Context: one part of a larger RNA
RNA sequence: GGCGUGUGUGUGGAUGCCUUGGCGCAAGUAGGCGAAGAAGGACGUGGCCAGCUGCGAUAAGCCUCGGGAAGGUGCUAGCAACCUGUGAUCCGGGGAUGUCCGAAUGGGGAAACCCGGCGGGUGAGAACACCCGCCACCGCCGCCUGAAUCCAUAGGGCGGCGGAGCGAACCCGGGGAAGUGAACCAUCUCAGUACCCGGAGGAAAAGAAAACAACCGUGAUUCCGAAAGUAGUGGCGAGCGAAAUCGGAACAGCCUAAACCCGGCGAUUCGCAAGGAGAGCCGGGGGUUGCAGGACCUCGAUGUGGGAAGACAAGGGUUAGUCGAACGGCAUGGAAAGGCCGGCCAAAGAGGGUGAUAGCCCCGUACACGAAAAUCCGAGUCUCCCUAGGGGUAUCCUAAGUACCGCGGGACACGAGAAACCCUGCGGGAAUCUGCCGGGACCAUCCGGCAAGGCUAAAUACUGACUUGCGACCGAUAGUGAACCAGUACCGUGAGGGAAAGGUGAAAAGAACCCCUGCGAGGGGAGUGAAAUAGUACCUGAAACCACACGCCU
Repeated sequence: GGCGUGUGUGUGGAUGCCUUGGCGCAAGUAGGCGAAGAAGGACGUGGCCAGCUGCGAUAAGCCUCGGGAAGGUGCUAGCAACCUGUGAUCCGGGGAUGUCCGAAUGGGGAAACCCGGCGGGUGAGAACACCCGCCACCGCCGCCUGAAUCCAUAGGGCGGCGGAGCGAACCCGGGGAAGUGAACCAUCUCAGUACCCGGAGGAAAAGAAAACAACCGUGAUUCCGAAAGUAGUGGCGAGCGAAAUCGGAACAGCCUAAACCCGGCGAUUCGCAAGGAGAGCCGGGGGUUGCAGGACCUCGAUGUGGGAAGACAAGGGUUAGUCGAACGGCAUGGAAAGGCCGGCCAAAGAGGGUGAUAGCCCCGUACACGAAAAUCCGAGUCUCCCUAGGGGUAUCCUAAGUACCGCGGGACACGAGAAACCCUGCGGGAAUCUGCCGGGACCAUCCGGCAAGGCUAAAUACUGACUUGCGACCGAUAGUGAACCAGUACCGUGAGGGAAAGGUGAAAAGAACCCCUGCGAGGGGAGUGAAAUAGUACCUGAAACCACACGCCU
C1' cells in the first nucleotide's frame, strides 16, 4: 500500500413515513377593470420594525350598518404602553381617506423627478414658501367669433358628451412565413398554421333564400353524429377532401329604400305688386313581397295575436352566519382514540383534529334556519311597441357604375381545368314583371328563387378569476420553475435565462447549575423528556467516502 471482515454520537442524505404545495376533471358563478385615474409599481406607514403582509400623510388603519363573542394590539417571540360586556379583536355590506409614477392628461422628463399658468386660501405676505381646485389630445354636437374675399368658408374661442390604457383563452377582420412532407426539388405540402396589426362580446361570427333539390320534395343560421376518407381534386405524386340527404341539439322572426299622400326648407322662375309655379333636400304617414307584392280604386274590419323594450313586483340566489344527537369503566402505556367490559346516537358511520387507530372529546357532518346593507335573477301586473282581410287591374314602384362581359388575381374540397357559383384591381356596361338570377361550360324546355339596404335570441367556443366536489394523479431529483419571502438569488449590455432550499418533540419542557476553553468553537457532567445515537448542522439515517481494530498478501 492492497484485499477482506468488523466497529464508529464519523461523513453523507438514499430509503420509508408525512404534507402546508401542485396536477387533472366535473358542476356552478362570473365574464371585465379604467380620466370618479385602471392593471402594475415607487416611496412611505408600527413605541422599539430589516423583510413579508396590510394600509396611504386620517397610512397593520378612520366612519357606519349587520354578524359574532371574550379576549385583543398580523407573520412574531420579547419589553413597554394600551384596547375590550358603553361589545373590542375578528367576519361581511356600504362609505371616507387614498403621497408619487403609470393611458398619465398643465409643460418637460433618463417612470416614481423637474418647472409652470389661472382662481382661492395660510404665514403680517407684493416678493418667498406651502395647501386646495382647474389647465393634455382626438372625435361628435351646440353656441359665439371669424381671413385672403362681398356673402361665405377655412381658422379661432367656449360649453356638453364620448374616446384613449390594461386583461388568460375563445371570436371576427387586415397582413402572412419557414423548418417540414414530397425519401432530391420548383407546382404542391406544412397552412391561411405560427407570428404581427385592427376590432368586439360574454360569447363572437352566421342568419330569414336572386337557397337546395330533381320532375319528388325541403323551407333562415349555427353545432353534433352519419353520409365518407365516399364523390372529386392532385408534378393524378406527396397529399387535399366535400355536398345533397338522413338522425339529433336548439328554434323566431323582423325593420328599411321606392311608388303614393301630407308638411317644412327651397336654387330658379312668372308677376309692378299681392301672390303663384317649382327641380331638389329634410321630416311624418304609407309599404316590404315571389303562388309575386305594394302604390292606386273599391268592399269590409276596431279587434285578435305577439314582443327581443321599460316600470313595479310575489318570490328566489349571492356577499357574514345560526342550530345541530349520542360514553363510561378496567388494564397496558409517556400519552388511549388501540385491547377488554358494559352502554348510547344515527335524516348525522363524509372528513379533519386531539400525546397510538374516536359515530358519541373538539371542529364538523345530516336535517333545519338566517341579512340592517349591497347586488343579481324574476312568476305576474301595468305601460309602451308591432300586427289583420277580400276583389279589381289602365298606370306607377320594387335597392346602378349594380348585375353581367373581357383581362388580372383571390376564394370555393375543386392546382385554368369542360370550371359553373362567390369576392374584385383595370376596362366596358344592362333590364324593371311580357322583368331579372340560378339549377357546375353553353343553349332550349322545365323547375327553384327575387341580388345589388339592415337587424336578429337559442343550440356552439373559451376559462385568467371565484365557489363546491371529486381523483386506480404526484408526494420534495416527484408534483407548477416555485410546498420554504421564487420569477427570488444568481447569469446576461439587452431581449432573455433561471436555481437550490420541507420534517426536533405530544408539549420548548429548546438543556438552570458545574467543568475544560480564548468571558470562543466544541465537548463532558447535571437536568427535561417515552426517547437527546429526538439537542435546533435536530424523524428515519442506506451506499460511496473516512478512521480504527483484526486477518491475509505485497